Predicted 3D model of a 411-nucleotide RNA (Bacterial RNase P class A) from an uncultured Selenomonadaceae bacterium.
Model confidence (mean pLDDT): 75 of 100.
It was read from a public genome assembly, where an Rfam model found it.
It matches the Rfam family "Bacterial RNase P class A". Rfam classes the family as a ribozyme.
RNA sequence: ACAGGCAGUCGAGGCAAUCGCGGUUGAUUCGUCAGUCGAGGAAAGUCCGGACUCCACAGAGCGGCGUGCCGGUUAAUUGCCGGUGAGAGUAAUCUUGAAGACAGUGUCAUAGAAACGGAAACCGCUUUUUCAGUGACAAGUGGAUAGGGAAAAGGGAAUAGUGAUUAAAAACUAGCUCCUGCCCCCUUGCCACUGACCACUAAAAAAGCAAGGGUGGAAAGGCGCGGUAAGAGCGCACCAGCUGGUUGGUAACAGCCAGGCUUGACAAACCUCACGCGGAGCAAGCUCAGAUAGGAAAGGGUUGAUGUUGCUCGCGGACCUUUCGGGUAGAGCGCUAGAUUUGGACGGUAACGUUCAAGCCAGAUAAAUGAUUGCCACAUACAGAAUCCGGCUUACCGACCGCCUGUCAAC
Numbered sequence: 001a002c003a004g005g006c007a008g009u010c011g012a013g014g015c016a017a018u019c020g021c022g023g024u025u026g027a028u029u030c031g032u033c034a035g036u037c038g039a040g041g042a043a044a045g046u047c048c049g050g051a052c053u054c055c056a057c058a059g060a061g062c063g064g065c066g067u068g069c070c071g072g073u074u075a076a077u078u079g080c081c082g083g084u085g086a087g088a089g090u091a092a093u094c095u096u097g098a099a100g101a102c103a104g105u106g107u108c109a110u111a112g113a114a115a116c117g118g119a120a121a122c123c124g125c126u127u128u129u130u131c132a133g134u135g136a137c138a139a140g141u142g143g144a145u146a147g148g149g150a151a152a153a154g155g156g157a158a159u160a161g162u163g164a165u166u167a168a169a170a171a172c173u174a175g176c177u178c179c180u181g182c183c184c185c186c187u188u189g190c191c192a193c194u195g196a197c198c199a200c201u202a203a204a205a206a207a208g209c210a211a212g213g214g215u216g217g218a219a220a221g222g223c224g225c226g227g228u229a230a231g232a233g234c235g236c237a238c239c240a241g242c243u244g245g246u247u248g249g250u251a252a253c254a255g256c257c258a259g260g261c262u263u264g265a266c267a268a269a270c271c272u273c274a275c276g277c278g279g280a281g282c283a284a285g286c287u288c289a290g291a292u293a294g295g296a297a298a299g300g301g302u303u304g305a306u307g308u309u310g311c312u313c314g315c316g317g318a319c320c321u322u323u324c325g326g327g328u329a330g331a332g333c334g335c336u337a338g339a340u341u342u343g344g345a346c347g348g349u350a351a352c353g354u355u356c357a358a359g360c361c362a363g364a365u366a367a368a369u370g371a372u373u374g375c376c377a378c379a380u381a382c383a384g385a386a387u388c389c390g391g392c393u394u395a396c397c398g399a400c401c402g403c404c405u406g407u408c409a410a411c
Base pairs, nucleotide, nucleotide: 001407002406003405004404005403006402008400009399010398011397013376014375015374016373017372018371019370021038022037023036024035025034026033027032040382044393045392047391048390049389050388051387052281053280054279055278059313060312061311062310064277065276066275067274068273069083070082071081072080073079084098085096086095087094088093099272100271104270105269106266107265108264122213123212124209125208126207127206128205129204130203132201133200134199135198139194140193141192142191143190146187147186148185149184153180154179155178156177159174160173161172162171221239222238224236225235226234240262242259243258244257245256246255247254248253285333286332287331288330295324296323297322298321299320300319307315340359341358342357343356344355345354346353347352
């Protein structure tokens, strides 16, 4: 400097003068005069709680209504203060629909296999069996090719002998060597067939699974590791939940330890539990004065009416309701001295309490504060009491001012 959070004070004119309103005090020559006071932080809403008044001597039950974490404060409260839990926020802080879902009933659309929570299987994962296909291989069969072996037929070459005699040839024999064929055997990187086992694919059946994926706001606690045929708290570590123990705290609750491994949401749905609650309201009500017709009719009522929410019991004890008709409409009280305002001290984290001192600050009733001038000032909004007070909620313009949080920069 910027952004945010929490809280406080003030109030739309101020001063002066003149006139005009309402209350009140005093004086009065009764004509008036003088003094003094006179709309809000919300006076709004009529939401909550009370004071006060009446029913009324006013009880009990059911119903109904209200509240719902703990403690404190108060006349009282659903308020306020402090704290705990949960949620939001970086934080200061803010919000709180915060008892109970194994007492019962009910709802959870759509989507999804399943929302009845050991219920379920859409896509799926694993194992076994059956029926097929493909691949590759052990093995087997057959064939081709090549090689080898054995056997042995034929042929060729060379050698030896016979022929053979002076010298040769043909032919024969022997062994050796080479080549070729048949048969047999062996091997064979090729081809074909069969093909256990194995692998893969597809289908069916059975068994196991709820881990993975899908749907959803939520799906048999979460996440990770191991384990398993595949999985699962099946086991383990961490966390949440629940139960028990223990420590701290007035308590809500929090921390620590241990353990079975584990028990949807909604009650601001009906409901259950705990605590509390008579009703009506200043047009409540009280007093004075005054007037009339102590009227008429119908119905109810001492076999018990009306009787301040409803029903029942109790109590109580004489009028009550409706229609027609007649008279009156005045004055006062309630009505502002209060669970009051301000300041100090003490106690308390605080709300607030105790005590001392000082003060009186609207009471109208067809409903009071308006007009003019001058000076100063600039906050222009929302907005006017009606028995009063304490809160809540809503509307809204600013002036002043304090503390806290975050970001940036400088020192």